RNA sequence: GCGCCCUUAGCUCAACGGUAGAGCAGCGGAUUCUUAAUCCGAGGGUUGGGUGGUUCGAGUCCCCCAGGGCGCA
Numbered sequence: 001g002c003g004c005c006c007u008u009a010g011c012u013c014a015a016c017g018g019u020a021g022a023g024c025a026g027c028g029g030a031u032u033c034u035u036a037a038u039c040c041g042a043g044g045g046u047u048g049g050g051u052g053g054u055u056c057g058a059g060u061c062c063c064c065c066a067g068g069g070c071g072c073a
Base pairs, nucleotide, nucleotide: 001072002071003070004069005068006067007066010024011023012022013021018056027041028040029039030038048065049064050063052062053061
């Protein structure tokens, strides 16, 4: 330099173009003499950046940029 893949909650990951979710962690509660385990609940998001494009509608499709990984040279 070229090609392909990844980037979504604190972490690990989902999400046929049509309300952004789960598990874990943390927080509150139940239970317990206390803790752990278990159960219940609520919260937590500029979906890496773009007053870029397509679309009635974009996390999702296209383009540019950034970061990371793999391969080729």
The RNA shown here (transfer RNA) has 73 nucleotides and comes from an Acidimicrobiales bacterium. Rfam family: tRNA. It is annotated as a transfer RNA. The coordinates come from a structure-prediction model, not an experiment, and the mean pLDDT is 82.